[in-house]
RNA sequence: ACUCGACCGAGCGAGUAUAAAUAGCCAUUAGGCUCGGUGCGUCUAUCCCUCACACCACGAGGGAUAGGGUUGAA
Numbered sequence: 001a002c003u004c005g006a007c008c009g010a011g012c013g014a015g016u017a018u019a020a021a022u023a024g025c026c027a028u029u030a031g032g033c034u035c036g037g038u039g040c041g042u043c044u045a046u047c048c049c050u051c052a053c054a055c056c057a058c059g060a061g062g063g064a065u066a067g068g069g070u071u072g073a074a
Stems, first nucleotide, its partner, number of pairs: 001016005006038006026072002032040001043067009
């Protein structure tokens, strides 16, 4: 200097061409290292589609809308 831990900024940490991680104070949470914002991921509710099923319900996967947006202590 660059890359990475969802994105931007700041922090913490790692690596050297790779994009991961047992690191990022300790635990906790579905909630991703932290904060502010975003609301990507994650959670809840409703609806729709596909599969399974003799039928209904239940189950698995996907989509849309609405809501919320880990917690505790040092």

The prediction has a mean pLDDT of 83. This is a predicted structure of a 74-nucleotide RNA (Pistol ribozyme). It matches the Rfam family "Pistol ribozyme". On this family, see Teplova et al., Angew Chem Int Ed Engl 2020: "Crucial Roles of Two Hydrated Mg(2+) Ions in Reaction Catalysis of the Pistol Ribozyme".